[in-house]
């Protein structure tokens, strides 16, 4: 970098250093010297690994469910901030708007190449 699977409306800082950008991209709309991004500390969560119990199995291994704990990650403005492509319903003279569903793109975890 590519592919597969799962999740993405919950949760989490009035901290320290530093000092101008940031929210992936498009169009919007926002955040930011009352301090952005980054680093440190703190916190949140529980994907993988670990442990315990129960069920399946003759047993082991394994699988499923529930729980514990926090080792490897992750996250810590706004639904992935909304949106983009398609369909349906409703409103609308055209244009267009709203809602819902699916998809695309993206993020994270685990696995494969």
């Nucleotide at each position: 970098c590519u592919c597969u699977u799962a999740u993405c409306a919950a949760g989490a800082g009035u901290a320290g250093c530093u000092g101008a950008g940031g929210g992936a991209c498009u169009g919007g709309c926002c955040c930011g010297u009352u301090g952005a991004a980054g680093c440190u500390c703190g916190g949140c969560a529980a994907c993988c690994a670990u442990c315990u119990a129960u069920a399946c199995c003759a047993a082991a291994a394994g699988u499923a469910u529930a729980g514990a704990a926090a080792g490897g990650u992750g996250c810590u403005a706004a639904a992935u901030c909304c949106u983009g492509c398609a369909a349906a319903a409703c409103a609308u003279u055209u244009u267009u708007g709203u809602u819902u569903u699916g998809g695309a793109a993206g993020a994270u975890a685990a696995g494969a190449g």
The RNA shown here (SAM riboswitch aptamer (S box leader)) has 113 nucleotides and comes from Psychrobacillus faecigallinarum. The model forms 97% of the base pairs in the Rfam consensus. Its Rfam family is "SAM riboswitch aptamer (S box leader)". Rfam describes the family as follows. The SAM riboswitch is found upstream of a number of genes which code for proteins involved in methionine or cysteine biosynthesis in Gram-positive bacteria. It was read from a public genome assembly, where an Rfam model found it.